[in-house]
Context: one part of a larger RNA
RNA sequence: CGUUGGAAUCCUGAGGAGGCCUGCCCAGUACGAGAGGACCUGGGUGGACGGACCUCUGGUAUGCCGGUUGUCGCGCCAGCGGCAUGGCUGGUUGGCUACGUUCGGGAGGGAUAACCGCUGAAAGCAUCUAAGCGGGAAGCCUGCUCCAAGAUUAGGAUUCCUUGGCACUUCGGUGCCUGUAGCCCGCAUGUUGAACACGUGUUCGAUAGGCCGGAGGUGGAAGCCCCGCGAGGGGUGGAGCCGACCGGUACUAACGGGCGAACGCGG
Numbered sequence: 001c002g003u004u005g006g007a008a009u010c011c012u013g014a015g016g017a018g019g020c021c022u023g024c025c026c027a028g029u030a031c032g033a034g035a036g037g038a039c040c041u042g043g044g045u046g047g048a049c050g051g052a053c054c055u056c057u058g059g060u061a062u063g064c065c066g067g068u069u070g071u072c073g074c075g076c077c078a079g080c081g082g083c084a085u086g087g088c089u090g091g092u093u094g095g096c097u098a099c100g101u102u103c104g105g106g107a108g109g110g111a112u113a114a115c116c117g118c119u120g121a122a123a124g125c126a127u128c129u130a131a132g133c134g135g136g137a138a139g140c141c142u143g144c145u146c147c148a149a150g151a152u153u154a155g156g157a158u159u160c161c162u163u164g165g166c167a168c169u170u171c172g173g174u175g176c177c178u179g180u181a182g183c184c185c186g187c188a189u190g191u192u193g194a195a196c197a198c199g200u201g202u203u204c205g206a207u208a209g210g211c212c213g214g215a216g217g218u219g220g221a222a223g224c225c226c227c228g229c230g231a232g233g234g235g236u237g238g239a240g241c242c243g244a245c246c247g248g249u250a251c252u253a254a255c256g257g258g259c260g261a262a263c264g265c266g267g
Base pairs, nucleotide, nucleotide: 001150005161006160007159008158009157010156011155015147016146017145018144021047022046023045024044025043031036049104050103051102052101053100057098058097059096060095064091065090066089067088068087069084070083071082072081073080074079108142109141110140115135116134117133118132164177165176166175167174168173182259183258184257185256186202187201188200189199190198207253208252209251210249211248212247213246214245216242217241218240223236224235225234226233227232
């Protein structure tokens, strides 16, 4: 831009893409001189590959908690902070992940190939074929997953909105203002993301931060008191601190700006 009023939501599926794997057990059995080596019925268990996910098991952790070495600083003690690979080290929430969990290849339907048949003449027989009718593959069309109406053959359903005014007019309309449903920019952002896009929110508000509560982590804060000559230990006290998680709460920040059919038909 188109899809022929403008929108929102939900669909249809022309067409396209993905997927399509395989071992082992049954059994070295049947068969076969041997070499070799199964059908079938039912079942079991793996590999590689792929999808999703984070309950479990692990990994990660650079503004979470603890321990600790050297050194410098905060006047000193105590207590803290900086630097040294996050200094080193023991743990670890959310998230992200595989080494973790779970699922997948199918079944089913249809038409067939080689091939196997039924009935059956030409050709009194025979013949799967000439008329006619069946069976039959990891292959074909489906079935499964994903994309999909620019599928210009531009599809369908539901719902919402379709004012008022001014000027001009060749009476067909044109221009300007108004600004409905709705949309965009901006802004707060994330369950999204390279940018864009997408989602939520935008005060009629829980969108982010803060704060409060909870979960979770660390593992017993500082100060004071007590015990010990002291290193240190005990009490106050599951203490103090605490990223991302769950819920609540307008304290802070979501300010502001723009676009937008109003035609046709009927009453």

Predicted 3D model of a 267-nucleotide part of an RNA (large-subunit ribosomal RNA, domain VI) from Bifidobacterium pseudocatenulatum. Its Rfam family is "Bacterial large subunit ribosomal RNA".